[in-house]
RNA sequence: CCUCUGGAGAGAUCCGUUAAAUCGGACGCCGAAGGAGCAAACUUGCUUACUCAAUCUAUGUUGGGCGAUUGCGAGUGAAACUCUCAGGCAAAAGGACAGAGG
Numbered sequence: 001c002c003u004c005u006g007g008a009g010a011g012a013u014c015c016g017u018u019a020a021a022u023c024g025g026a027c028g029c030c031g032a033a034g035g036a037g038c039a040a041a042c043u044u045g046c047u048u049a050c051u052c053a054a055u056c057u058a059u060g061u062u063g064g065g066c067g068a069u070u071g072c073g074a075g076u077g078a079a080a081c082u083c084u085c086a087g088g089c090a091a092a093a094g095g096a097c098a099g100a101g102g
Stems, first nucleotide, its partner, number of pairs: 001102006011027001013026004028089003034085001035083003041076006050065006
C1' cells in the first nucleotide's frame, strides 16, 4: 500500500411550489477523513545566585567559570486531549482505529 470484516457521534430541522441529493438563505449540533494547537522533556540564548583573578574600601567594579542553581525567552515536541477550517448530522457513501490475509 491492497483485499475482506467490524466501526461511533450529531436536525429525514425550517424557508425558497421542495422525498433525498445539489443550489441559495436561516438557526441548532457532532468529531473518528484531512488539517490546525499545545504538556513534560531535550537543545539553546540571556539572566540570578555561586565561584576564581585583578582592582579598590565602595559592601562595589571589570574579566573569566558557567560544572550544577534561579528567572525569562526561542526551537524541537504526542494523543482518541483541544479547535471546529474542512468534513459530517435517516439510509447509502465516507469513516480514525482494530482483526485476518497478501
Predicted 3D model of a 102-nucleotide RNA (Glycine riboswitch aptamer) from Enterovibrio norvegicus.
RNAcentral holds the sequence, with entries from MGnify.